[in-house]
About this RNA
Predicted 3D model of a 478-nucleotide part of an RNA (small-subunit ribosomal RNA, 3' major domain) from an uncultured bacterium.
Context: one part of a larger RNA
RNA sequence: UGACGGGGGCCCGCACAAGCGGUGGAGCAUGUGGCUUAAUUCGAUGCAACGCGAAGAACCUUACCCAGGUUUGACAUGUAUUAGGAUAUAGCUGAAAGGUUAUAGUGUAGCAAUACACUGGUACACAGAUGCUGCAUGGCUGUCGUCAGCUCGUGUCGUGAGAUGUUCGGUUAAGUCCGGCAACGAGCGCAACCCUCGCCCUAUGUUACCAGCGGGUAAAGCCGGGGACUCUUAGGGGACAAACUCAAGAUUGAGUGGGAAGGUGGGGAUGACGUCAAGUCAGUAUGGCUCUUACAUCUGGGGCUGCACACGUGCUACAAUGGCCGGUACAGAGGGAAGCUAAGUCGUGAGGCUAUGCAAAUCUAAAAAACCGGUCCCAGUUCGGAUUGGAUGUCUGCAACUCGACUCCAUGAAGUCGGAAUCGCUAGUAAAGGCGUAUCAGCAACGACGCCUUGAAUACGUUCCCGGGCCUUGCACA
Numbered sequence: 001u002g003a004c005g006g007g008g009g010c011c012c013g014c015a016c017a018a019g020c021g022g023u024g025g026a027g028c029a030u031g032u033g034g035c036u037u038a039a040u041u042c043g044a045u046g047c048a049a050c051g052c053g054a055a056g057a058a059c060c061u062u063a064c065c066c067a068g069g070u071u072u073g074a075c076a077u078g079u080a081u082u083a084g085g086a087u088a089u090a091g092c093u094g095a096a097a098g099g100u101u102a103u104a105g106u107g108u109a110g111c112a113a114u115a116c117a118c119u120g121g122u123a124c125a126c127a128g129a130u131g132c133u134g135c136a137u138g139g140c141u142g143u144c145g146u147c148a149g150c151u152c153g154u155g156u157c158g159u160g161a162g163a164u165g166u167u168c169g170g171u172u173a174a175g176u177c178c179g180g181c182a183a184c185g186a187g188c189g190c191a192a193c194c195c196u197c198g199c200c201c202u203a204u205g206u207u208a209c210c211a212g213c214g215g216g217u218a219a220a221g222c223c224g225g226g227g228a229c230u231c232u233u234a235g236g237g238g239a240c241a242a243a244c245u246c247a248a249g250a251u252u253g254a255g256u257g258g259g260a261a262g263g264u265g266g267g268g269a270u271g272a273c274g275u276c277a278a279g280u281c282a283g284u285a286u287g288g289c290u291c292u293u294a295c296a297u298c299u300g301g302g303g304c305u306g307c308a309c310a311c312g313u314g315c316u317a318c319a320a321u322g323g324c325c326g327g328u329a330c331a332g333a334g335g336g337a338a339g340c341u342a343a344g345u346c347g348u349g350a351g352g353c354u355a356u357g358c359a360a361a362u363c364u365a366a367a368a369a370a371c372c373g374g375u376c377c378c379a380g381u382u383c384g385g386a387u388u389g390g391a392u393g394u395c396u397g398c399a400a401c402u403c404g405a406c407u408c409c410a411u412g413a414a415g416u417c418g419g420a421a422u423c424g425c426u427a428g429u430a431a432a433g434g435c436g437u438a439u440c441a442g443c444a445a446c447g448a449c450g451c452c453u454u455g456a457a458u459a460c461g462u463u464c465c466c467g468g469g470c471c472u473u474g475c476a477c478a
Base pairs, nucleotide, nucleotide: 001478002477004474005473007472008471009470010469011468012467013466015462016461019425020424021423022422023421026316027315028314029313030312031311032310033309034307035306042053043052064302065301066300067299068298069297070296073126077125078124079123080122081121082120083119084118087104088103089102090101091100092099093098107116108115109114128291129290131289132288133287137285139280140279141278142276144274149188150187151186152185153184154183155164156163157162168179169178170177194268195267196266197265199237200236201235202234203233205231209226210225213224214223215222240262243256244255245254246253247252318418322376323375324374325373326372327371335364336363339358340357344353345352346351383415388410389409390408391407393406394405395404431454432453433452434451435450436449437448
């Protein structure tokens, strides 16, 4: 100087407390451990691994296993030599890859030799490796933590390591600002500048809108038209403790009014010096090491989906604030051409047929809870839906056996609110409800990332638990 203390002081944070909803019990989905296996490819392992890499494992992917093949190679560049145009088609064998045979055909420039481009063989340089090392690395990332810290120049002090500044008194979300001070300044962080939401103004009016005027319909901005309103997307304004009051009298704090918004207005992007030899050689790059008829590469099949068990993360429930049936209303953000699909029609349905519009503010798929009415009457039930059987069921796809999703009929398991323990959340939040997208032929999505609809309760307070910041003290630690 740090680190540490079941030392002290001050102060924060959904850290506790106050509340609301969960997890831990059940069934299923998914990841992991373990076991099994020819293989169950590899990595991630306290917080910070475990719905993680994987925004899509039937083949492919695929790295694993078994079997069958290839060896200048599936891919790149070059040299020498040799054969030949390129190229196309077919036969045999085979599960395919591959092997093998035959036929057609004869590029461009040049009279030609030959050259160029291309293909095969041989030989060689080389290719290739998801083989090892993340403790050789780059890059990227997680984490402490969006915590308020981390440093430097000059000066001063100290023999020196170092100290000072950065401590102190206030204040702040903040090393934020003020005052004081052997310090005076500065940098990286904080804040602001950026994006978005909330109010107003101006401009813009098509595909959006429809107040007034006219037309028109069963109805409808449907039509003429309009530029008001909503909205679209550009540019501005607006909030600064600005005004007033009180405390303090330097900042600052509390209240009031005005205002769409008030004390950082809400949200996002943004992550200092560093820590963990943290993670990644399997995203790519890369040093070294290793393999080179094999640790390379192609193909068929299997596996990654195995199942006494254990854990994590979720979904669905256990019901009446509910289930079922009928009626009826209201979104936002996105997607669409090998696509999204209206209307019609067939089917109980998944879906089929036919066909219309739309490269889309124009066409398209539409909300669900809510609301209104009916029914059930507290039961393992009209709760719950696992599991299993049937289908000459549907769809995608060469192909659904291992191993897809969905539909219909039947079946109708556990489960009556969950032990110790444990998680999230402070407002348009939690909780509840649905919708969309990426990946994608299809789909294991109940995941991930977004969007809107309905919409709470509680916070006395900081003694305690956890994490963190500053000062100080002890120390047998570095």

The prediction has a mean pLDDT of 81.